[in-house]
The RNA shown here (Purine riboswitch aptamer) has 99 nucleotides and comes from Fusibacter sp. A1.

């Protein structure tokens, strides 16, 4: 462990919003250019999607001042589709039936 509106004698749905969950997209990724320098490791553009948006963050390591960062997290958002929103278990009491 919902809300809104409507219908309804009872009962039983359906719809919208919200939330949860699963799947698809994309790998929260890649490329080009510029920029910083161990108190630093960033910015712009493009690609990527039957796809709008986003494309970062934290931690650790690494790089002896040179131009290059690497790894980890299952850390999210967004688009579309499916499912769910009182279920399960235990205990007690009452009624009925059976043994």
């Nucleotide at each position: 462990a919902g809300a809104u509106a409507a219908a309804a004698a009872c009962a039983u749905a359906a719809a919208u919003c919200a939330c949860u969950u699963c799947g698809u997209a994309u790998a929260a990724u890649u490329u080009g250019g510029a920029a910083a320098u161990a108190u630093g490791g960033u910015c712009c553009a493009a690609a990527g999607u039957u796809u709008c948006u986003a494309c970062c963050g934290a931690c650790u390591a690494c790089c002896g001042u040179c131009a290059a960062u690497a790894g980890u997290c299952u850390g999210g958002c967004u688009a579309c589709g499916g499912a769910g929103u009182u279920u399960a278990g235990c205990g007690c009491g009452u009624a009925u039936g059976c043994a």
The source organism's lineage runs through Bacteria, Bacillati, Clostridia, Eubacteriales and Fusibacter. The RNAcentral record of the sequence draws on Rfam. The prediction has a mean pLDDT of 75. Rfam family: Purine riboswitch aptamer. For this family Rfam cites "Riboswitches Control Fundamental Biochemical Pathways in Bacillus subtilis and Other Bacteria" (Mandal et al., Cell, 2003). Clan: Purine riboswitches. From the family's description: Riboswitches are metabolite binding domains within certain messenger RNAs that serve as precision sensors for their corresponding targets.